The RNA shown here (Bacterial small signal recognition particle RNA) has 98 nucleotides and comes from a Planctomycetota bacterium. Its mean pLDDT, the model's own confidence on a scale to 100, is 76. The model forms 96% of the base pairs in the Rfam consensus. Lineage of the source: Bacteria > Pseudomonadati > Planctomycetota. A source record names the gene ffs. The RNAcentral record of the sequence draws on ENA. It matches the Rfam family "Bacterial small signal recognition particle RNA". From the family's description: The signal recognition particle (SRP) is a universally conserved ribonucleoprotein involved in the co-translational targeting of proteins to membranes. The family's RNA type in Rfam is non-coding RNA gene. For this family Rfam cites "SRPDB: Signal Recognition Particle Database" (Rosenblad et al., Nucleic Acids Res, 2003).
[in-house]
RNA sequence: GGCCCGGCCCCGAGCGAUGGAUCGGGUUCGAACCGGGUCAGGCCGGGAACGGAGCAGCCCUAAGGACAGCGACCCAUGCGCGCGGAAGCCGGGCCCAC
Numbered sequence: 001g002g003c004c005c006g007g008c009c010c011c012g013a014g015c016g017a018u019g020g021a022u023c024g025g026g027u028u029c030g031a032a033c034c035g036g037g038u039c040a041g042g043c044c045g046g047g048a049a050c051g052g053a054g055c056a057g058c059c060c061u062a063a064g065g066a067c068a069g070c071g072a073c074c075c076a077u078g079c080g081c082g083c084g085g086a087a088g089c090c091g092g093g094c095c096c097a098c
Base pairs, nucleotide, nucleotide: 001095002094003093004092005091006090007089008088010085011084012083014081015080016079017077018076019075020074022072023071024070026067027066028065029064035060036059037058038057043052044051045050
């Protein structure tokens, strides 16, 4: 001096992890005023049979809320794993020359 191996630092992209945003799905809550259904009692019509509107209650759901963090996608990272690329530094090996 050359080549090779390992490490450090740096860069790129991938997978994962964690955190966050949005959307979707899940569970649950959810219309006292003007949602829907069923409408006791009472009310109205009727001689009656029956019919009508319909409060409370019950059921269902909308908007929306809450929860879990399930899925998609995006963002971030003093995180993990392997991959690739570079200039430099450190350690080692081999070869050549003196």